Model confidence (mean pLDDT): 76 of 100. The RNA shown here (Glycine riboswitch aptamer) has 109 nucleotides and comes from a Pseudomonadota bacterium. It was read from a public genome assembly, where an Rfam model found it. Lineage of the source: Bacteria > Pseudomonadati > Pseudomonadota.

[in-house]
């Protein structure tokens, strides 16, 4: 610099870890919510970086310079890895990701 992808909706599937304890509130008296404490999980979201790339950067090879190479420094950059900030730990809700449908967009004829 060029090209492609991207996005939304619906349905389906979708793991892990405490129905933990204390106090308080609400209430349909079974539960729900808030705060704190201890123990856990990784698949909302988020953090970190390998390789690679870049640099009128520094030092050296090397010498007057360039190129090239080595080391250092700085920057960019991935995940189902990592950290557990957030979130979660009966069911429900949520849930990365996947399948199907359809809309939009793009391309071809």
């Nucleotide at each position: 610099c060029c090209g492609g992808g991207g996005c939304g909706c619906u349905c389906u599937g979708g793991a892990g870890a405490g129905a933990a304890g204390g106090c308080c509130c609400g209430c349909u008296c079974g539960c729900g919510g808030g705060c704190c404490u201890c123990g856990c999980c990784g698949a909302a979201g988020g953090u970190a970086c390998a390789u690679g790339c870049g640099g009128c950067g520094g030092c050296c090879g090397c010498u007057g310079a360039a190129c090239c190479g080595g080391c250092c420094c700085c920057g960019c950059c991935a995940a189902u890895u990592u950290c557990u900030c957030a979130g979660g730990c009966a069911a429900a809700c949520g849930g990365a990701c996947a399948g199907a449908g359809g809309g939009g967009g793009c391309g071809c004829a």